[in-house]
Context: one part of a larger RNA
């Protein structure tokens, strides 16, 4: 290279944007650059393969041919791709009226609870387990009532609901803001898809600077269990969990399924629009379209499964696999304050 794969057997980047490339809608016209095709030059010679011929065969030698799948003039054909100008609206996008939403950044404001503190009521216990003990309490705990303080998180609605690229996103207001959708039609007029590098976003946990800290809780301290018990049961408890800025860049970042098209049965559940009809509070219904779920035909699939939200049928472009082990490991190089991330082998082994 030509091949065969990538839900689960090795193998889709963690998600976007986006350079170069790669690939790209109709319709008619130019060009002939790929593409075909024709002729002339070349493509050494031997060897290869074919028909002789020639040493008794044979190797061997030797004559003709073929071949040299290319290159380079040249004269042509022009369906496809390409070029160059034009046209078109089915792709994309653009505006008009709406609709839904825990999208996103930043200020305010509630309530419940939990824990402290200050009073007031009241007495011996509370408290935790399998059972206990450590802790707490007569210096008045627990319980209960009344006011403060302070952090963090919002029960219920809550729903294989919703919304975003993904990560994630749930108390209520207001303020900026991004994005999807629907219904008629307007403008543009292919203005597209992917996407190596690049670039930005990325839970958690870590880091670094300054703050807060009320639960809760690695680390540690205790009681318990046990043959030990660096554990699982308890009573405490420090970083952390929160916020501000700045790093880190990883995950069973999952739907173990890469992006965009096209195209193929049904039947049921819901979210969001919208027509149209019963009705005029309002409700169920048929029908279409964006989602988001169930099964399910043909196909697929080692199997289980998948099935219009494909793993079927086919198209683009991209990342990625090629036995286990050794290793995502060393070295080197970027990147990081570090912690380490990245890229990423080899000897040996089986």
């Nucleotide at each position: 290279c030509u091949g065969g794969g990538c839900g689960u057997a090795a193998a889709g980047c963690g998600c976007g944007c986006g350079u170069a490339g790669g690939c790209g809608g109709u319709u008619a016209a130019u060009u002939a650059a790929g593409u075909c095709a024709g002729a002339u030059g070349u493509g050494a010679a031997a060897g290869c393969c074919c028909c002789g011929g020639g040493c008794u065969c044979a190797a061997c030698c030797u004559g003709g041919g073929a071949a040299u799948u290319g290159c380079a003039u040249u004269c042509g054909a022009u369906a496809c791709u390409g070029u160059c100008a034009g046209g078109c609206u089915a792709g994309a996008g653009u505006g008009u009226g709406g609709u839904a939403g825990a999208g996103g950044g930043a200020a305010g404001c509630g309530g419940a609870a939990u824990u402290c503190c200050a009073g007031g009521u009241g007495u011996a216990g509370c408290g935790g387990u399998g059972a206990a003990a450590u802790g707490c309490g007569u210096a008045g705990a627990u319980a209960u009532c009344u006011g403060g303080a302070g952090g963090a998180a919002c029960a219920u609605c809550a729903g294989u609901g919703g919304c975003g690229a993904a990560g994630g996103c749930g108390g209520c207001u207001c303020u900026c803001u991004g994005g999807a959708c629907c219904a008629a039609c307007u403008c543009u007029g292919a203005c597209g898809c992917u996407g190596a590098g690049g670039u930005g976003c990325g839970a958690a946990a870590g880091c670094g600077u300054g703050g807060g800290u009320a639960c809760c809780a690695a680390a540690c301290g205790g009681g318990a269990u046990u043959a030990g018990a660096u554990a699982c049961c308890c009573c405490g408890g420090u970083a952390g969990u929160c916020c501000a800025c700045g790093c880190c860049g990883u995950a069973a970042a999952c739907g173990a399924u890469g992006u965009c098209a096209a195209c193929u049965a049904a039947c049921u559940g819901u979210u969001g629009g919208a027509c149209g009809g019963g009705u005029u509070a309002c409700c169920a219904c048929c029908c279409u379209u964006c989602g988001u779920g169930g099964c399910g035909c043909a196909g697929c699939u080692a199997a289980c499964g998948c099935g219009a939200u494909a793993a079927g049928u086919u198209c683009u472009c991209c990342g990625c696999c090629u036995g286990g082990g050794g290793a995502g490991u060393a070295c080197g190089g970027c990147c990081g304050c570090a912690a380490g991330g990245u890229u990423a082998a080899a000897a040996c082994u089986c």

This is a predicted structure of a 350-nucleotide part of an RNA (small-subunit ribosomal RNA, central domain) from an uncultured prokaryote. The coordinates come from a structure-prediction model, not an experiment, and the mean pLDDT is 88. The full RNA is in RNAcentral, with records from ENA.